[in-house]
This is a predicted structure of a 70-nucleotide RNA (transfer RNA) from Ruminococcus sp.
RNA sequence: CCCGUUGGUCAAGCGGUUAAGACACCGGCCUCUCACGCCGGUAACACCAGUUCGAUUCUGGUACGGGUCA
Repeated sequence: CCCGUUGGUCAAGCGGUUAAGACACCGGCCUCUCACGCCGGUAACACCAGUUCGAUUCUGGUACGGGUCA
């Protein structure tokens, strides 16, 4: 100097929705039982300010992580 930070994990969304999806977890169905399969559910925007009628999204700073140069 540049990039990133979103459920337990991965990951989409780039001003106005009920914040999508996968795995995991919980409950139910199925099964003699487990697994598989099906249905449903819980759970998230790093923090502090600013701009805006409205911020996960734009701007500044802080923290953490990664990259690059000397």

Model confidence (mean pLDDT): 80 of 100. The sequence is in RNAcentral, with records from ENA.